The RNA shown here (transfer RNA) has 72 nucleotides and comes from a bacterium. The coordinates come from a structure-prediction model, not an experiment, and the mean pLDDT is 82. Rfam family: tRNA. Rfam links the family to the GO term triplet codon-amino acid adaptor activity.
RNA sequence: GCCGCCUUAGCUCAGUGGUAGAGCACUUCCAUGGUAAGGAAGGGGUCUCGGGUUCAAGUCCCGAAGGUGGCU
Numbered sequence: 001g002c003c004g005c006c007u008u009a010g011c012u013c014a015g016u017g018g019u020a021g022a023g024c025a026c027u028u029c030c031a032u033g034g035u036a037a038g039g040a041a042g043g044g045g046u047c048u049c050g051g052g053u054u055c056a057a058g059u060c061c062c063g064a065a066g067g068u069g070g071c072u
Base pairs, nucleotide, nucleotide: 001071002070003069004068005067006066007065010024011023012022013021018055026042027041028040029039030038048064049063050062051061052060
């Protein structure tokens, strides 16, 4: 230099154009003589950034940035 893939909660990841989710973690409560395990409830998101398409975009299109892999 060329080509591909990834970017969504603290972490690991889902998500058919129509109200953003799960597991773990965190907070509170239950329970125990106490701890762990267990049960219930809750908080936490500008979906990397900028444009475009659309009535409506995490999702489609273009560009940028970061990460990662391959080729040279």